[in-house]
């Protein structure tokens, strides 16, 4: 220095104003929000190598939900593994080149509850993609 192992911490935002109604933060108009990794013709730093940085709707992942198997248990529950499911983008501009740039328009957002919910309440003081750090062996 370091594959790997173990441990710790962190890890999701949002209903403004109005209308109808007995009743709606759920309907209608309007408003507001955008998890994680990757990618790029961005921007910044560097002589350069290179480093940092730019996507809700491009690729993949997680959460939710469903099934199977195993563990625990009288049972319920819970845990582990595997599998399934898993939303939404166009137009114009620049350019050799645009799925990411610039401009404009559009669209999407688990389950349960409740007057029909991306934004309220709840499972959830949970889990987790992953991020950072510590320990530290073979070599």
């Nucleotide at each position: 220095a370091a594959a790997g192992u173990u441990c710790u911490u962190c890890a999701g935002g949002g209903u403004u104003g109005g209308g109808u109604g007995u009743a709606a933060u759920u309907c209608c108009c309007u408003a507001c929000u955008g998890g994680c990794g990757g990618u790029a013709a961005u921007a910044g730093g560097u002589c350069a190598u290179c480093c940092u940085u730019a996507a809700g709707u491009c690729c993949g992942c997680g959460a939710c939900c469903c099934g199977c198997a195993g563990a625990u248990g009288c049972a319920a529950u819970u845990c582990u593994g595997c599998g399934g499911c898993u939303g939404a983008u166009c137009c114009g501009g620049u350019g050799u080149g645009a799925a990411u740039c610039c401009g404009g328009g559009a669209c999407c957002a688990a389950c349960a509850g409740u007057a029909c919910a991306g934004u309220c309440u709840g499972g959830a003081u949970g889990a987790a993609a992953g991020a950072a750090g510590a320990c530290g062996u073979a070599u």
Source information
The prediction has a mean pLDDT of 76. This is a predicted structure of a 139-nucleotide RNA (FMN riboswitch aptamer (RFN element)) from a Bacillota bacterium.